Description
RNAcentral holds the full RNA, with entries from Greengenes. Predicted 3D model of a 521-nucleotide part of an RNA (small-subunit ribosomal RNA, 5' domain) from an uncultured bacterium.

Context: one part of a larger RNA
RNA sequence: GAUGAACGCUGGCGGCGUGCCUAAUACAUGCAAGUCGAACGCUUCACUUCGGUGAAGAGUGGCGAACGGGUGAGUAAUACAUAAGUAACCUGGCCUUUACAGGGGGAUAACUGUUGGAAACGAUAGCUAAGACCGCAUAGGUGUGAUAACCGCAUGGAGAUGACAUGAAAUAUGCUACGGCAUAGGUAGAGGAUGGACUUAUGGCGCAUUAGCUAGUUGGUGGGGUAACGGCCCACCAAGGCGACGAUGCGUAGCCGACCUGAGAGGGUGACCGGCCACACUGGGACUGAGACACGGCCCAGACUCCUACGGGAGGCAGCAGUAGGGAAUUUUCGGCAAUGGGGGAAACCCUGACCGAGCAACGCCGCGUGAAGGAAGAAGUAAUUCGUUAUGUAAACUUCUGUCAUAGAGGAAGAACGGUGCGUGUAGGGAAUGACAUGCAAGUGACGGUACUCUAUAAGAAAGCCACGGCUAACUACGUGCCAGCAGCCGCGGUAAUACGUAGGUGGCGAGCGUUAUCC
Numbered sequence: 001g002a003u004g005a006a007c008g009c010u011g012g013c014g015g016c017g018u019g020c021c022u023a024a025u026a027c028a029u030g031c032a033a034g035u036c037g038a039a040c041g042c043u044u045c046a047c048u049u050c051g052g053u054g055a056a057g058a059g060u061g062g063c064g065a066a067c068g069g070g071u072g073a074g075u076a077a078u079a080c081a082u083a084a085g086u087a088a089c090c091u092g093g094c095c096u097u098u099a100c101a102g103g104g105g106g107a108u109a110a111c112u113g114u115u116g117g118a119a120a121c122g123a124u125a126g127c128u129a130a131g132a133c134c135g136c137a138u139a140g141g142u143g144u145g146a147u148a149a150c151c152g153c154a155u156g157g158a159g160a161u162g163a164c165a166u167g168a169a170a171u172a173u174g175c176u177a178c179g180g181c182a183u184a185g186g187u188a189g190a191g192g193a194u195g196g197a198c199u200u201a202u203g204g205c206g207c208a209u210u211a212g213c214u215a216g217u218u219g220g221u222g223g224g225g226u227a228a229c230g231g232c233c234c235a236c237c238a239a240g241g242c243g244a245c246g247a248u249g250c251g252u253a254g255c256c257g258a259c260c261u262g263a264g265a266g267g268g269u270g271a272c273c274g275g276c277c278a279c280a281c282u283g284g285g286a287c288u289g290a291g292a293c294a295c296g297g298c299c300c301a302g303a304c305u306c307c308u309a310c311g312g313g314a315g316g317c318a319g320c321a322g323u324a325g326g327g328a329a330u331u332u333u334c335g336g337c338a339a340u341g342g343g344g345g346a347a348a349c350c351c352u353g354a355c356c357g358a359g360c361a362a363c364g365c366c367g368c369g370u371g372a373a374g375g376a377a378g379a380a381g382u383a384a385u386u387c388g389u390u391a392u393g394u395a396a397a398c399u400u401c402u403g404u405c406a407u408a409g410a411g412g413a414a415g416a417a418c419g420g421u422g423c424g425u426g427u428a429g430g431g432a433a434u435g436a437c438a439u440g441c442a443a444g445u446g447a448c449g450g451u452a453c454u455c456u457a458u459a460a461g462a463a464a465g466c467c468a469c470g471g472c473u474a475a476c477u478a479c480g481u482g483c484c485a486g487c488a489g490c491c492g493c494g495g496u497a498a499u500a501c502g503u504a505g506g507u508g509g510c511g512a513g514c515g516u517u518a519u520c521c
Stems, first nucleotide, its partner, number of pairs: 001520003005517005012368006018361002020326001025324003029321003034063003039060002042057006070279003080203007089196002094192007102136001104134002111126006141166004146161002150157002171184005205251003212242003217239008254276004258269004281302005304315004332358001334357003340354001341352004371401004381392004406458006415448001421442007465510005470491003476505005486493002
C1' cells in the first nucleotide's frame, strides 16, 4: 500500500459499488419455462339477428424448455491461454438464392361405457380430427460403379455426362371481380452467418525422503462405430511406446482476461465483471432432439426425508428469497415487467426471482456536514505551580450573520420511444381488394416515485469520536502503584521521586471513523 474481511470503541447524510471465503451440509413455504385457437377435434359458460361470436378448460400437435441463472466438488490435462490446421466434420431458428407443393390411406388421445387401486396412476371396449402418422408420383440430394478432361497440399479435391438404387411436402388466416392475390408457414437444393466438434505446437504447481512405468499397452492389416479422424471398439499380426529435457506415483488446485504490490524485473491472488471448462443428492445409463447423455426430463442402483389403507408411492434450492446447522463472519420469504434482453404468437399479448429497482449492513471508495466573522474582564471551572503565576484560550460567554444539511410546504422530471391502434401521404407490384415498405400527425404506456431536482418558511437549532505521547515515531506533566498490578511490534519499562503500568490535565495524529487481528507485496 491492499482486502469479498472480522473484532473493540464510536457513529449525521448522500452517490456508486460489494455482501456464506466455513458444511458441493440438510432443507419447511412461495415463486424461478412457458406459449400458440391464424395447426386440430371436444367440453362448459355467456351473448345471439339462430347464421354464429366471445371466454374458460383438459387433450392431440408445433416451437421453446440444451438459452438465461447457480456453484467450483472433481480435474495437473479428454481443462485453459496463445498460434495454427480440418483435402477428416456437423449446424435448428436467421439472411440470400433456385425449384416444388400432385394424388391417396389407416389410426389415436380427448370423449363415452365397464373396471383395478388408499393414493400415485392405470386396464379394457367403442367413437373422432389435424400442419400428428404412413404409402404412391415427381425432384437438380445421397450412394455405387462407368466415360472423357481439369486441379492441388502427401492421403487426394472440384465439376460435367449418362446408368442403377434410395429419399419430400401442409396447410391456416385475410381479401376477392371466385380466376386468384397477400401474409404466416411446408419440402428439397446451393451459399452465407452463427454456434459447436476434432487435431497439432508452445506455456503456466510442489515433492526424487516418488525411478522406473505400460498388454489395448505401441504400431500395422481388415472390419465395426461416429457428424468426423483415431485402439474409439473388435479379430489377427509384430514388439513396441514413455522416462533425469523428470515418466509413473503422491499431494495441492477450476484455467484465463484480469486484480494487488513494485521504479521495473518480479512476487502474490483468481471475490465482483467478461471468456472457457466442469458439476447439478451419490454412482451408472440411454431416450428425444439441429443441439443434452439434459439443474427445476426419463430409467436403474444407493443414502436420506416424507405419505400410506403396508399392497405401494413421492422428493432433490451449487435458481431468487428464506430456515436449521457450521462459523470470527456475509442481507428481504420486497416491487415491477416501465426499460434492456430472452421464449412463444401473424399480432394484440402472455411468461420471464434474467434484468431493472427498492430494503438491510460505515463492508469499501468518493463527496458533504457537525457552522462563519468579531470577541481579553485573558471570566468561571479544571490541571500545574518556585504560590508570583502559568496552561486550557478567541476557546467559551456575548454580538452580527449564513442556511450546506435537517424539518415542513409548493412545484416536479429525464429514463418513452419503437412496436401496436386511429387518421393521412408516398413507393413498388397488381385488373381490383386485402397486404408489404417508408413517412407525418394524434391518443396512450414508469416498478423506481411524488423519488431526484428547484423554490419558500423555520432554526446554530439534531450531528465527534478513536488511537497515541521512552526510542524507532509527531506529541509531557502531576498523582496512585512499588519487579506488585500491569505494558510490550522490536529494544525493553515496573524493586518509593516511572515522560514506558493506572488515572487526570495537556499535547500529537487521523477523522464518521479510529485502533487491533489475519493475509499478500
Overview
The coordinates come from a structure-prediction model, not an experiment, and the mean pLDDT is 81. Rfam family: Bacterial small subunit ribosomal RNA. Rfam links the family to the GO terms ribosome and structural constituent of ribosome.